The RNA shown here (c-di-GMP-I riboswitch aptamer) has 91 nucleotides and comes from Sulfurovum sp.
RNA sequence: GAGAUUAAAAGCCAAACCUACCUGAGAAGGAGGGACGGAAAGCUACGGGUCUUAUUUCUCACUUGAUGAAGAAGACAGCCGAGUUGCAUCA
Numbered sequence: 001g002a003g004a005u006u007a008a009a010a011g012c013c014a015a016a017c018c019u020a021c022c023u024g025a026g027a028a029g030g031a032g033g034g035a036c037g038g039a040a041a042g043c044u045a046c047g048g049g050u051c052u053u054a055u056u057u058c059u060c061a062c063u064u065g066a067u068g069a070a071g072a073a074g075a076c077a078g079c080c081g082a083g084u085u086g087c088a089u090c091a
Base pairs, nucleotide, nucleotide: 003090004089005088012038013037017033018032019031021030022029023028036078042084043083044082046081047080048079049076050075051074052073053072056070057069058068059066060065
């Protein structure tokens, strides 16, 4: 250096849920509590997948609007793959 592993030791992260909290149209994100779990459950939206619809167009209606589709934009890294960085131990 790459590989394997979580047996040991030191640690790390934080699911669901809760909050008269914050941001957002929303998915969701942040803060605090909490601990289901995780060897990268560190980071990166590159590929796939899932989710959202304020806004734009089409359709219906013709007054307010409504459903669906398309485009576009956004979210999820604890969905999978990929890239990249890192602790401990081992041969």